[in-house]
The RNA shown here (Bacterial RNase P class A) has 354 nucleotides and comes from a Pseudomonadota bacterium.

RNA sequence: CCAGGCAGCCGGAUGGCCGCCGGAGCGCAAGCUCUGGAGGAAAGUCCGGGCUCCACUUAAGCACGGUGGCGGGUAACGCCCGCCGGGGGUAACCUUAGGAAAAGUGCCACAGAAAAUAUACCGCCCUCCGAAGCUUCGGCAUAGGAGGGUAAGGGUGAAAUGGUGCGGUAAGAGCGCACCGCGGCUCCGGUAACGGAGACGGCAGGGCAAACUCCACCGGGAGCAAGACCAAAUAGGGACGGCGCGUGCUUAAGCGCUAUGUCGUCCGGGUAGGUUGCGUGAGGCGCCGGGUAACCGGCGCCCCAGAGGAAUGGCCAUUCUCGACAGAACCCGGCUUACAGGCUGCCUGGCUUU
Numbered sequence: 001c002c003a004g005g006c007a008g009c010c011g012g013a014u015g016g017c018c019g020c021c022g023g024a025g026c027g028c029a030a031g032c033u034c035u036g037g038a039g040g041a042a043a044g045u046c047c048g049g050g051c052u053c054c055a056c057u058u059a060a061g062c063a064c065g066g067u068g069g070c071g072g073g074u075a076a077c078g079c080c081c082g083c084c085g086g087g088g089g090u091a092a093c094c095u096u097a098g099g100a101a102a103a104g105u106g107c108c109a110c111a112g113a114a115a116a117u118a119u120a121c122c123g124c125c126c127u128c129c130g131a132a133g134c135u136u137c138g139g140c141a142u143a144g145g146a147g148g149g150u151a152a153g154g155g156u157g158a159a160a161u162g163g164u165g166c167g168g169u170a171a172g173a174g175c176g177c178a179c180c181g182c183g184g185c186u187c188c189g190g191u192a193a194c195g196g197a198g199a200c201g202g203c204a205g206g207g208c209a210a211a212c213u214c215c216a217c218c219g220g221g222a223g224c225a226a227g228a229c230c231a232a233a234u235a236g237g238g239a240c241g242g243c244g245c246g247u248g249c250u251u252a253a254g255c256g257c258u259a260u261g262u263c264g265u266c267c268g269g270g271u272a273g274g275u276u277g278c279g280u281g282a283g284g285c286g287c288c289g290g291g292u293a294a295c296c297g298g299c300g301c302c303c304c305a306g307a308g309g310a311a312u313g314g315c316c317a318u319u320c321u322c323g324a325c326a327g328a329a330c331c332c333g334g335c336u337u338a339c340a341g342g343c344u345g346c347c348u349g350g351c352u353u354u
Base pairs, nucleotide, nucleotide: 001350002349003348004347005346006345007344008343009342010341012319013318014317015316016315017314018313020037021036022035023034024033025032026031039325043336044335046334047333048332049331050330051223052222053221054220064219065218066217067216068215069083070082071081072080073079084098085096086095087094088093099214100213104212105211106208107207108206121154122153123150124149125148126147127146128145129144133140134139162180163179164178165177166176167175181203182201183200185198186197187196188195189194227276228275229274230273237267238266239265240264241263242262243261246257247256248255249254283302284301285300286299287298288297289296290295320323
């Protein structure tokens, strides 16, 4: 210098003027002053939690759903970190849904003989028969036929019953042997997944569980329109008391019961409406310490949007590389997706120079 890998960051800048939303202070008020005001994804609402109400009772079972190498982190996770095994790359590094296929059920298109109780299309080999042909007439025997052996070779397929080589054989075959692979055993290393070594076994019913299933673990439901509080009226309910339309007893006075009635006092529910939940939090920054890391601990400093039809905009000046995706609505941790352009650090490979 070129090509590449990984990690992180920025997302126009500065100044002035006028506005918009929240907070604090001052003011009788109008208003004034000070101050805060979107994101790395605020997005998709996919996963995990906080919070709230409902249900249950501290657990277990069934159904359903999810997760699935090992160890760690975390409030928790399907997230993150580290490691192991598989795959890719010269490498930095990337990627992986990675438990069980001998519990059972099922599937394996097309092609192919055969896709799983194995089997045999071409081929190879053996035995017998045997046209044609040859013959010393005893036979030899090509084509073909019948029976058998084989799984080397060819062919099909995504996949064909371990691979390569040597021996062996009629031809072949783990039939025998060596190496590789595989299986369980022992020892060693590692917390573990797993790795290494040794001797043994001739090698076993191929694959698929993001097919049902089995095993282990996890999960009660709904969501801020959750929920809580205050609470109108010429609305409506209940209790008590006064009056009494009526009505009972009584000769009457009187006494009593009383409405789809009326007046008053009290009570609770609750609609409209209002308040709250609502931002001090698994919070941010800095330093120190522990840890390979994710992350954790200690100390110091900071307060950093909070509406309820929804604020963060406009103009001007200077300047540059002329500015992408996109806007909070209860909150937090993740994942995923979108993103013009630019910057930084570390690492890998190649070339050149010293």
Its Rfam family is "Bacterial RNase P class A". From the family's description: Ribonuclease P (RNase P) is a ubiquitous endoribonuclease, found in archaea, bacteria and eukarya as well as chloroplasts and mitochondria. The coordinates come from a structure-prediction model, not an experiment, and the mean pLDDT is 79. The model forms 93% of the base pairs in the Rfam consensus.